Predicted 3D model of a 534-nucleotide part of an RNA (small-subunit ribosomal RNA, 5' domain) from an uncultured beta proteobacterium. Model confidence (mean pLDDT): 85 of 100.
Context: one part of a larger RNA
RNA sequence: GAUUGAACGCUGGCGGAAUGCUUUACACAUGCAAGUCGAGCGGCAGCACUGGGGAAACCCUGGUGGCGAGCGGCGGACGGGUGAGUAAUGCAUCGGAAUGUGUCCUGUUGAGUGGGAUAACCGAUCGAAAGAUUGGCUAAUACCGCAUAAGACCUGAGGGUGAAAGUAGGGGAUUUUUGGGUAACUGAAGACCUUAUGCAACAGGAGCGGCCGAUGUCGGAUUAGCUAGUUGGUGGGGUAAAGGCUUACCAAGGCUACGAUCCGUAGCGGGUCUGAGAGGACGGCCCGCCACACUGGGACUGAGACACGGCCCAGACUCCUACGGGAGGCAGCAGUGGGGAAUUUUGGACAAUGGGCGCAAGCCUGAUCCAGCCAUUCCGCGUGAGUGAAGAAGGCCUUCGGGUUGUAAAGCUCUUUCGUCAGGGAAGAAACCACUUAGACUAACAAUUUGGGUGGGUGACGGUACCUGAAGAAGAAGCACCGGCUAACUACGUGCCAGCAGCCGCGGUAAUACGUAGGGUGCGAGCGUUAAUC
Repeated sequence: GAUUGAACGCUGGCGGAAUGCUUUACACAUGCAAGUCGAGCGGCAGCACUGGGGAAACCCUGGUGGCGAGCGGCGGACGGGUGAGUAAUGCAUCGGAAUGUGUCCUGUUGAGUGGGAUAACCGAUCGAAAGAUUGGCUAAUACCGCAUAAGACCUGAGGGUGAAAGUAGGGGAUUUUUGGGUAACUGAAGACCUUAUGCAACAGGAGCGGCCGAUGUCGGAUUAGCUAGUUGGUGGGGUAAAGGCUUACCAAGGCUACGAUCCGUAGCGGGUCUGAGAGGACGGCCCGCCACACUGGGACUGAGACACGGCCCAGACUCCUACGGGAGGCAGCAGUGGGGAAUUUUGGACAAUGGGCGCAAGCCUGAUCCAGCCAUUCCGCGUGAGUGAAGAAGGCCUUCGGGUUGUAAAGCUCUUUCGUCAGGGAAGAAACCACUUAGACUAACAAUUUGGGUGGGUGACGGUACCUGAAGAAGAAGCACCGGCUAACUACGUGCCAGCAGCCGCGGUAAUACGUAGGGUGCGAGCGUUAAUC
């Protein structure tokens, strides 16, 4: 000199952009952070509208919208947080073969026929609660057979093994069944046709993983030897997959001064800071990877986890208890206590972008987008402009002549950025819905769907950005320094005292070095100090 996720002191007008627990991976009150689907299913606790009957309140029985709880599907493995551990099971770069893949895209083949349960519900019982047990009824895209097998898998090459699910919309001739009704008629089901979506097996792809190798990746030798599943082989097992991954037997190997082992420290990279560079230091925000989720261990489910807001066991801690037993995990967003020099709101919205579910409408989303707080940082703007010498008054100094503050002020003439007040006022909006038009599909002018047109219509921020107008210099300057380094000097006070100080050093009666004042210098909504890096 440059820099910082900074802190402290004094001071503080506005705007834009960004950052904000670096310390205790300490403990956490409260709220929210992962749901969704009725176009998979049986149903109907509650709600809205509505038909019929009885007898007005009320009861019984239907329909439509919708839907608590339940079965079922998909998602809870993403997104979000933190850096404890980890010196290599990590990361970075370059390669590799023995490998998996829900969803998505493409293709091929199929989607036939049966069955038995179970929750919800009804009833009984136990318990303080959490919850649990038991009898009975019922459905499915839940579960299980049989059939079929192009391709797949196994094979001793003969053969053998293994699959599926429907739902919704439209049309519905002849015929059939059925509820209401005497009948006319009306409602429902319905073969069949068709559309959309879903289902099974296999093959290929995209994207995403798992695994292996090489090279690089902090300090210590006051750490020199380390290793028995250890190194290799064979057989068995295991995995999606190579492999001592595991096991039995056999051999005695393997690593190491090019630093093994041990100890300490540490997430790694893109990058950031500095520097002419070579280097050195660092890894906060953002992006990629890894690891972790109260501490330790374990598996289950699943395409994917050994799973932050899932399960089981053990432990520490906290809470409830009827003392028998139970509940919990903010390193999600806010917020609290504690620690600390130190780090924000228990805010708004799903309008946009993205994610989950859903045909969709939509629902959920502390991701995200916004707002709030803080000069924490960077950038921009302002605190007025011109004129004005009687060089006013006052202050300070003085050789008492004057000098300086100083065109500075006052006065006069203007301007109005920002701020204040008033008015106007975008873009961020495309979706979506209705009508219409052209096409696709189709037996169809129905339904569905694609493109276009017209109209309607959705904004948290926020009446925000921006524009216009009004008044009025009006509301807006400090901080550090002035002995040398280093730009900037005098007076008074003090008297080795009080004090200063980055280094040299000042202060013991004329201190440009302490304190105050006047003046000056530097930077300026900041200025200094401290800490830290180059």